Annotation
FMN riboswitch aptamer (RFN element), 133 nucleotides, folded computationally. The coordinates come from a structure-prediction model, not an experiment, and the mean pLDDT is 84. The sequence was found by an Rfam model in a public genome assembly.
RNA sequence: AAAAUUCUUCGGGGCAGGGUGACUGCAGCAAUGUGGAAUUCCCUACCGGCGGUAGAGUCCGCGACCCGCGUGAGGCGGCUGAUCCGGUGUGAUUCCGGAACCGACAGUAUAGUCUGGAUGAGAGAAGAAAGAC
Numbered sequence: 001a002a003a004a005u006u007c008u009u010c011g012g013g014g015c016a017g018g019g020u021g022a023c024u025g026c027a028g029c030a031a032u033g034u035g036g037a038a039u040u041c042c043c044u045a046c047c048g049g050c051g052g053u054a055g056a057g058u059c060c061g062c063g064a065c066c067c068g069c070g071u072g073a074g075g076c077g078g079c080u081g082a083u084c085c086g087g088u089g090u091g092a093u094u095c096c097g098g099a100a101c102c103g104a105c106a107g108u109a110u111a112g113u114c115u116g117g118a119u120g121a122g123a124g125a126a127g128a129a130a131g132a133c
Base pairs, nucleotide, nucleotide: 005129006128007127008126009125010124017043018042019041023036024035025034026033027032045113046112047103048102049062050061051060052059057101058100066078067077068076069075083099084098085097086096087095105116106115107114
């Protein structure tokens, strides 16, 4: 002290407030009265995995979910959301100012934020061992 290789650890955040009332409890012969009821609807609030690059949820690439195929196992293929304007600068869809937009599947009153698969998986990050010379 380079690479291969092996191992260890780490590796995703978010409903504060108001409105409505599907549904439903109780009382009543009934009309009706009275209470509960959505983090899913409406207003509004809040959140942002990993690598690259002038610092990025929206650029490029990757992971996750989902679909197909396959293995003893590792896998292989597919699918895969969303940004503009102005300013500074050599350089920024990344910074600053402004205005927007997006978010798997299953469950449930229609879910980026609840519950669940998941004490899972994982892009990758850090460290240790090893070691050509």